[in-house]
Context: one part of a larger RNA
């Protein structure tokens, strides 16, 4: 000087307390362990691995198995030779890659009339250099992220203080969301962090507009104003704090990007570059067909539910926003019980294209393993695709499993938020999406506290630690 302490002070933070909805019990889905396997490819494992990497594992992906090829190679350069078969093309065979056969050839310039010489080009072969490796090593390494933490902190110059390491500044007294700021002070300034500045949404104006709309307005998008403790009262030396007016917003108006020295030899050699090992008729490449989709088990996350604040019929088919669209989004019509079919106005889109759900009204169930609740199975079909056997999503009929609210423990969330309701988009032919980003619609309870638990910061303090 630092670590640490079940030592002490202040502080804070959905930490706890008050709420409210869950996990943990059930089935399903996805993941991971384990166990199987020829392979079940390979990272990630306390918070900070497990719906992660993957924003789409039939086939390809694809790395992994077994078979079956290939050997300067699927890919890039150069260097020498080579042009007969090799290149193209047909056939054969093969599950394909591949291999075996038959047939037959290139292109410019130059110089000659021409034959035909040279001389560049491209291909092909043949040798040599190399290629290539998602092979280790993330404990050799950039680069990128995660994490503490959006927590307030983390250092320097010069002073001066101590022999010296070092200290002071940064420390006390307030005060913030905050080393925010204030006053004191042997300090005086300063940086990287706060906080501003940048996006969004809230309110107004002004100008402009199809494709919206008779018109104004809504809207839609470019530009400005608008808040700054500026005013009032009250405390206070001051920061500032508590109320108060006006105001669309009131004290950081509300969310978003922004992550300081640093830590965890934190992750990643399967994004990508790269040291060194290490393969080179294979640990490389190329193809079928298998597998990553197994299953006594356990573990995460998440769906759906166990019902009356509910189901179930009809009815108004009420009311929206992000988005997306040409090898593409499709409408009216017609067929089908339905999935979806046939046709194909319209639209590169404020122009067309997708019924918004919950919400309301009527009537029906009457508490039941039920008109809850839909797991499995069967039959029959639709649809993408070369192909749904392993291993796709729908649909219709039958079927109707646990499961009656969940033990110890544990998990979010402070307002347009939790709860709930639907919609949309990346990936993508299709999809095993209940996933993740994202949008709007109903719309709460509680907390005006800090004894405790978890975790953080600053002071002090002790110490067998460094």
């Nucleotide at each position: 000087a630092g670590g640490c302490g079940g030592g002490g002070g202040a502080a804070c933070a959905c930490a706890c307390a008050a709420g409210c909805a869950g996990u943990g019990g059930a089935u399903u889905a996805u993941c991971u362990a384990g166990a199987u396997u020829a392979a079940u490819u390979g990272g990630a494992u306390a918070c900070a691995a497990a719906g992660c990497c993957a924003a789409g594992a039939a086939u390809c992906u694809u790395a992994c198995c077994u078979g079956g090829a290939c050997u300067u190679g699927a890919c890039a350069u150069g260097c020498a030779a080579u042009g007969u078969g090799u290149c193209a093309u047909a056939u054969a065979u093969g599950a394909a890659a591949g291999u075996a056969u038959g047939u037959u050839a290139u292109u410019u310039g130059u110089a000659g009339c021409a034959a035909u010489a040279c001389a560049a080009a491209a291909c092909u072969u043949u040798g040599c250099a190399c290629a290539g490796g998602u092979g280790g090593u993330g404990c050799a390494u950039g680069g990128u992220c995660g994490u503490c933490g959006u927590c307030a902190g983390c250092u320097c110059g010069u002073g001066c203080c101590g022999c010296a390491a070092g200290g002071u500044g940064u420390c006390u007294a307030g005060u913030u969301a905050a080393g925010u700021c204030u006053a004191g002070g042997a300090a005086c300034g300063a940086g990287c962090g706060c906080a501003a500045c940048c996006c969004u949404c809230a309110u107004u104006a002004u100008u402009a507009g199809u494709u919206a709309g008779a018109a104004u307005g809504u809207c839609u998008a470019a530009u400005a104003a608008g808040a700054c403790u500026g005013c009032c009262u009250g405390g206070g030396c001051a920061a500032c704090c508590a109320g108060g007016a006006g105001g669309a917003a009131g004290g950081a108006g509300a969310g978003g990007a922004u992550g300081a020295c640093g830590u965890c030899a934190g992750a990643u050699c399967c994004u990508c570059a790269u040291g060194c090992c290490c393969c080179u008729u294979a640990c490389g490449u190329c193809c079928a067909g298998g597998g990553c989709u197994u299953c006594a088990u356990a573990g995460a996350u998440a769906a759906u539910a166990c019902a009356a604040u509910g189901g179930g019929u009809a009815g108004c088919a009420a009311c929206a926003a992000c988005g997306a669209g040409a090898a593409g989004c499709a409408a009216u019509a017609u067929c089908g019980u339905g999935a979806g079919a046939u046709g194909g106005a319209g639209c590169a889109a404020a122009u067309c294209u997708a019924u918004a759900a919950a919400c309301c009204u009527a009537c029906c169930c009457c508490u039941a393993g039920u008109u809850c609740g839909g797991a499995u199975u069967g039959u029959a079909g639709u649809c993408u695709g070369g192909a749904a056997c392993u291993u796709g999503a729908c649909u219709a009929c039958a079927u109707g499993a646990a499961g009656u609210u969940g033990g110890a423990a544990u998990u979010g969330c402070u307002a347009g938020u939790a709860a709930u309701g639907g919609c949309g988009a990346a990936u993508c032919a299709g999809c095993c999406a209940u996933g993740u980003c994202g949008c709007c619609g109903u719309g709460a309870a509680u907390a005006u506290g800090u004894c405790c638990c978890u975790g953080u910061u600053c002071c002090u303090u002790g110490c067998a630690c460094u």
Source information
Model confidence (mean pLDDT): 80 of 100. Small-subunit ribosomal RNA, 3' major domain from an uncultured candidate division SR1 bacterium, 466 nucleotides, folded computationally. It matches the Rfam family "Bacterial small subunit ribosomal RNA". Rfam links the family to the GO terms structural constituent of ribosome and ribosome.